Small-subunit ribosomal RNA from an uncultured Geobacteraceae bacterium, 1402 nucleotides, folded computationally. It matches the Rfam family "Bacterial small subunit ribosomal RNA". The RNAcentral record of the sequence draws on ENA, Greengenes and SILVA.

[in-house]
RNA sequence: GAGUUUGAUCCUGGCUCAGAGCGAACGUUAGCGGCAGGCUUAACACAUGCAAGUCGAGCGAGAAAGGGGCUUCGGCCCUGAGUAAAGCGGCGGACGGGUGCGUAACACGUGGAUAAUCUGCCUUCUAGUGGGGAACAACAGUCCGAAAGGAUUGCUAAUGCCGCAUGUGACCCCCCGGUCUCUGGACUGGGGGAGGAAAGAGGGCGCCCGCAAGGGGCUCUCGCUAGAAGAUGAGUCCGCGGCCCAUCAGCUAGUUGGCGGGGUAAUGGCCCACCAAGGCUUUGACGGGUAGCUGGUCUGAGAGGAUGACCAGCCACACUGGGACUGAGACACGGCCCAGACUCCUACGGGAGGCAGCAGUGGGGAAUAUUGGGCAAUGGGCGCAAGCCUGACCCAGCCAUGCCGCGUGAGUGAUGAAGGCCUUCGGGUCGUAAAGCUCUGUCAGUGGGGAAGAAAUGUGACUGGCUAAUAUCCAGUCAUCUUGACGGUACCCACAAAGGAAGCACCGGCUAACUCCGUGCCAGCAGCCGCGGUAAUACGGGGGGUGCAAGCGUUGUUCGGAUUUAUUGGGCGUAAAGCGCGUGUAGGCGGUUUCUUAAGUCUGAUGUGAAAGCCCUGGGCUCAACCCAGGAAGUGCAUUGGAUACUGGGAGACUUGAAUACGGGAGAGGGUAGUGGAAUUCCUAGUGUAGGAGUGAAAUCCGUAGAUAUUAGGAGGAACACCGGUGGCGAAGGCGGCUACCUGGACCGAUAUUGACGCUGAGACGCGAAAGCGUGGGGAGCAAACAGGAUUAGAUACCCUGGUAGUCCACGCCGUAAACGAUGAGAACUAGGUGUUGCGGGUAUUGACCCCUGCAGUGCCGCAGCUAACGCAUUAAGUUCUCCGCCUGGGAAGUACGGUCGCAAGACUAAAACUCAAAGGAAUUGACGGGGGCCCGCACAAGCGGUGGAGCAUGUGGUUUAAUUCGACGCAACGCGCAGAACCUUACCUGGGCUUGACAUCUGUGGAAUCCCCUCGAAAGUGGGGAGUGCCUUCGGGAGCCACAAGACAGGUGCUGCAUGGCUGUCGUCAGCUCGUGUCGUGAGAUGUUGGGUUAAGUCCCGCAACGAGCGCAACCCCUAUCCUUAGUUGCCAUCAUUUAGUUGGGCACUCUAAGGAGACUGCCGGUGUCAAACCGGAGGAAGGUGGGGAUGACGUCAAGUCCUCAUGGCCCUUAUGUCCAGGGCUACACACGUGCUACAAUGGCCGGUACAAAGGGUUGCAAUACCGCGAGGUGGAGCUAAUCUCAAAAAGCCGGUCUCAGUUCGGAUUGGAGUCUGCAACUCGACUCCAUGAGGUCGGAAUCGCUAGUAAUCGCGGAUCAGCACGCCGCGGUGAAUACGUUCCCGGGCCUUGUACACAC
Repeated sequence: GAGUUUGAUCCUGGCUCAGAGCGAACGUUAGCGGCAGGCUUAACACAUGCAAGUCGAGCGAGAAAGGGGCUUCGGCCCUGAGUAAAGCGGCGGACGGGUGCGUAACACGUGGAUAAUCUGCCUUCUAGUGGGGAACAACAGUCCGAAAGGAUUGCUAAUGCCGCAUGUGACCCCCCGGUCUCUGGACUGGGGGAGGAAAGAGGGCGCCCGCAAGGGGCUCUCGCUAGAAGAUGAGUCCGCGGCCCAUCAGCUAGUUGGCGGGGUAAUGGCCCACCAAGGCUUUGACGGGUAGCUGGUCUGAGAGGAUGACCAGCCACACUGGGACUGAGACACGGCCCAGACUCCUACGGGAGGCAGCAGUGGGGAAUAUUGGGCAAUGGGCGCAAGCCUGACCCAGCCAUGCCGCGUGAGUGAUGAAGGCCUUCGGGUCGUAAAGCUCUGUCAGUGGGGAAGAAAUGUGACUGGCUAAUAUCCAGUCAUCUUGACGGUACCCACAAAGGAAGCACCGGCUAACUCCGUGCCAGCAGCCGCGGUAAUACGGGGGGUGCAAGCGUUGUUCGGAUUUAUUGGGCGUAAAGCGCGUGUAGGCGGUUUCUUAAGUCUGAUGUGAAAGCCCUGGGCUCAACCCAGGAAGUGCAUUGGAUACUGGGAGACUUGAAUACGGGAGAGGGUAGUGGAAUUCCUAGUGUAGGAGUGAAAUCCGUAGAUAUUAGGAGGAACACCGGUGGCGAAGGCGGCUACCUGGACCGAUAUUGACGCUGAGACGCGAAAGCGUGGGGAGCAAACAGGAUUAGAUACCCUGGUAGUCCACGCCGUAAACGAUGAGAACUAGGUGUUGCGGGUAUUGACCCCUGCAGUGCCGCAGCUAACGCAUUAAGUUCUCCGCCUGGGAAGUACGGUCGCAAGACUAAAACUCAAAGGAAUUGACGGGGGCCCGCACAAGCGGUGGAGCAUGUGGUUUAAUUCGACGCAACGCGCAGAACCUUACCUGGGCUUGACAUCUGUGGAAUCCCCUCGAAAGUGGGGAGUGCCUUCGGGAGCCACAAGACAGGUGCUGCAUGGCUGUCGUCAGCUCGUGUCGUGAGAUGUUGGGUUAAGUCCCGCAACGAGCGCAACCCCUAUCCUUAGUUGCCAUCAUUUAGUUGGGCACUCUAAGGAGACUGCCGGUGUCAAACCGGAGGAAGGUGGGGAUGACGUCAAGUCCUCAUGGCCCUUAUGUCCAGGGCUACACACGUGCUACAAUGGCCGGUACAAAGGGUUGCAAUACCGCGAGGUGGAGCUAAUCUCAAAAAGCCGGUCUCAGUUCGGAUUGGAGUCUGCAACUCGACUCCAUGAGGUCGGAAUCGCUAGUAAUCGCGGAUCAGCACGCCGCGGUGAAUACGUUCCCGGGCCUUGUACACAC
């Protein structure tokens, strides 16, 4: 920096990712080299080999094999050889190498101290090294033992051991001084005393002795002794520094100190005796857990955090535990002793061993190498040296474990090859990639050449030094001989050949990189968010791409990001977080001023801060990694010089902080005692009678044994109406009648005194509502528990009737609360305005009030500022200081365990495992609310008529069926798709057929097309026969049609309406939905659109940080209501004539028709209203405030409906899920629901007579008059392509008659019979007619629907579909009501507001 809480936003906050690192491991892949690294686990156990020896120039002794010679064949001699091996002795085995068990410690780091110490070998200096003695190994003999080993006797040397001598120093004691200091003293000069050393070896010289060996002498070298000093190394002590737990708070008897001893190289309770009673600790003792420490390493901007592999310093350890010996040094890795465990050998008596050395083995483990070469180099031990030893080391081997480097080719090459993948089928992409052509030769391979790492030592010569010396020895120079494990390695040359050399992860976002197929919440992925339920860029595969590359990923782990423990650099009103409140200890912090000090602070110097590493500069390997040299840095510590502003210490002064004294007034501040009235309850008595009480309604309950009510009297307990107030007091909890006493605090005023006496406050102590507990009282009312009655699905509740603890008092516990201002205490500063309480001042006044003003409290509003926002705002959540408390994701959990307290209840303190990716705060927009306000709607109400009951029709569910095709399901599916299923339709079922197909395009061949007849068949179809020769033509052929053949393809009412377009329903004809610019807000968003009025309306007006605009509203359109104009045929007929008849003449005035106009706009008047919009009333008018009706449906919602209208992606079928045909089914029927029709009758039925419509239809059609039939209808056909003819009769109505309340002269279902019509065909399964039959039904439970006027209701008429079939649907007119007080309630909706833990939104 990013992702992740939300519909969106800001904040808080956690989780996760991108980075770097690793002694790594795992998966997969793998060409080469360089440099590094390589048991992090079992300090588990170890076979085998090696890892510490060396010195003959300290000493004594001393083989053998082999070779040669001799031999009497027994052996001997020489050589091997003074060699090997062993011993005495010296030095070294305390170094080097390994490991990290232990250790929280002076172990480590750093700086000091040692006046409290030691130091082999090395260096320098001083002085010595005289003269004796006694042993013990080896060896030899004897003996024991299985072995390991041992015993004993005897011999012997020394640089082994022991006396003696000498003795400068040193140490000790005594005496006399000097210098310097500091812990008790150190250093030093002079004199005296005491004890106390030594070892020789080698070379040379030649004077002496000796026969010789040799010795003496001189000299050199190496040793030895004593001492002084240095260097190196080590011991001890001290300051400071670096882990976790307080759920470890007290620890300690050698403990703390002293005196005196012992011990040590040395201080010291290190040890001992005695004496004293101390010592340590909240600045964390003691205890527990973990851990080697450091230089450094990793990370980080840094501060920090993590770490302590390799390399280096220190420490500790060496099977476990203990112990000492030797030694300069050890309590000793490859030494000793003891104990233990384990392993091995054994003759069972007894012995041996210690890989945390190098290899190696087993085991453990995710995991870590060769039983290699060499001492050539570097270093170490011994030695005079040569040299020997050296698993230190140098090399090699194994491992991509890491870092670094190189390669896997370079150039050219477009028919953009083939092939793969994708595709919109055009193409795109892999891709200049390949092939091809031209080159190069790193690495690997073969052959050849071939280093540096080697300088020394030795030997010889020369020069110088030592010396008597040309010996030796030392130093240097020259010459010379020899020495390489690695290794024929690095490197170089040549040869051939592009030939042998690329993978891994990822591609939804974070995060660079996209498509196809498969799969279908399966298989799987996943670091977080999350993908997968049929179109997956997220799973698996392919293609392509991205990243890194001999590696790449994964896992683990560390730091980072994380300012997410915040010193740098966070917070605590509401997100996690202020202790309930006070008093106060330690501690922290602290007013003004003078002097002093110099601890803090600042500055300089000196020492140190090892090397390596990091950084810089330069250099060496071809570069790099790596290595070398130099520098810088190392922020630290110590010592020391200086400065003195600030802080601190010391001394002094001051008054403003703080306190005290004096005078006042206010107050439910606290405690104790007393006292008062009202009310409730109870008791007694009286009056009085049937109820009372209680509730939403009731009941339990009380009451005729006299309640309630009322009067009088009495008892008892508790609480104190009015005043009373965001009024007062108190630290908080809290405090309320009145009076008295005792008592705390605050405030105001004025002067005086003290002189910083102050603030905060871990622990500690005290106070602390209610409830609860203990003991004893008290008990009126109220009232947990409990009982009963109700409510309810239940009701362990809410409501009611009772009622015990308790509430009250005294004493003692408890110690918690939303103990809240959810805001710790103190101090200072920073605009105001306005209330109120207490005290004071000023002006004025007789006084009070008012006004101005000061201090102290207590409220509201508000600026700057702050805040995530809300909000806070001199009573801060602003700006600062001081101190305390507290927080670090949610849950588990304020829980468990432990501890402390409590009589108990419980309180305080306080985790983890596990689990989630969130949990939260504030604000925003919606939605919702049995929240509020305003307002609409046949929403309710007021009415009228229905549905729900009956029969039938129709649709649906269910059931049934071979099939009962499919869809539609609250409103918004259910007389819906279907404006009409007998066949067809038809998608379903059964059966029979076809396979380029019933239909389209293309190719080839043939034929006109077409029509008729026959066979089989249920038909589809099959087979056969006949008729027929058309149109155009450039004469090739073509157009159209038919048949056959092959393949491309057709076809699908198959799936997905949750992949879609289009269309539609619904909220809803509801008044809303948005935008631009501006403004406000961190932002989501707000404003506008809210507000005051008004409207049917976001309609209009006014106001307003908004100003405008768009889609909606309205208007524009159609029908209708009035009038006018024009036009009169098929329409009309007032006047004239005429007729049975507007029939005809005539006329177009009227009706009507159909084109154009007019008219209505709150225009006018009055009132109301804000001078408005508008509303109310009125006039005029056919019509009045959108006149009535229609069309018109904003942004959007419902993954609403439709893949079966159509279109369409994907999937599926392809002799079938396509297509043709016949028959059946969609019409089934115990049942349930919706929508309708007809009724139940007298406002009616029936019969007769008679009147008045509108709108439509009609030539495969409507059909008149006429005739036949009871009728449906038939015969027949005038007229009509329609204002002409026709369907066509309108019906209710009106007039007259009849029926008389009944299952009827209501009602018509059902059934029997007979018919008509349509149609190829009415069996399944049509409509209608006639005769007969005459069911249920007497107005319909809960519930529910429609309608506000030409409406409901009622009456008929027409049309579409259609061969036929309507009670449905769509239209038309006739007759023609009732009611609306009103908006409380039900339903739906609009606006504002409020709450929200909802947002797939109750």